[in-house]
RNA sequence: ACUGCAUCAAGGCAAACCCAUUGAAAGAUGGGGACGCAAAGUCACCGGUCUAAGGGGUUCCAGCUGUUUUUGAACCCUAGGAUAGCGGGACUGCCAGG
Numbered sequence: 001a002c003u004g005c006a007u008c009a010a011g012g013c014a015a016a017c018c019c020a021u022u023g024a025a026a027g028a029u030g031g032g033g034a035c036g037c038a039a040a041g042u043c044a045c046c047g048g049u050c051u052a053a054g055g056g057g058u059u060c061c062a063g064c065u066g067u068u069u070u071u072g073a074a075c076c077c078u079a080g081g082a083u084a085g086c087g088g089g090a091c092u093g094c095c096a097g098g
Base pairs, nucleotide, nucleotide: 002098003097004095012037013036017032018031019030020029021028022027035085041091042090043089045088046087047086048083049082050081054078055077056076057075058074059073060072062070063069
């Protein structure tokens, strides 16, 4: 330097769930807690997936003399949001053997 997790040693991380905080939400952070993980270390570069505040469209209710339009509700589309414990990729790393 490369390879590997069969074995040794030292260990590491922390799912669901609960509490608190935060966010429109998805989710995130801290504490508790362990389903699991040989990169479950770091990074949104690529794909997938999640959410839809904002934006766009449709429908309905209500208001107005009418056209138009406004408010509210429902539905659909959309990422500048999220997910690294979905996969790929990039960088870095402990120990052992060869």